A computed fold for a 73-nucleotide RNA from Galdieria sulphuraria, annotated as transfer RNA.
NCBI's taxonomy places the organism under Eukaryota, Bangiophyceae, Galdieriales, Galdieriaceae, Galdieria.
The coordinates come from a structure-prediction model, not an experiment, and the mean pLDDT is 80.
The RNAcentral record of the sequence draws on ENA and Rfam.
Rfam family: tRNA. It is annotated as a transfer RNA.
RNA sequence: GGGGUUAUAACUCAACAGGCAGAGUGUCUCGAUGGCAUCGAGAAGGCUAGCGGUUCAAAUCCGCUUAACUCCA
Repeated sequence: GGGGUUAUAACUCAACAGGCAGAGUGUCUCGAUGGCAUCGAGAAGGCUAGCGGUUCAAAUCCGCUUAACUCCA
């Protein structure tokens, strides 16, 4: 220098032929217990890496950029 993969909640990951952004763990609150552990219920937490484009509508499609990993030279 060229090719490929990945980027979504604090962490690990879903959402796959474009159509309301979710789960587990963690955090907080409440309840069960005399208390702890444990269990149950609920809540908070996201401009889907960034900037543009296509579309009525984009996490998803297209272009560029950034970062990580990987292959070739």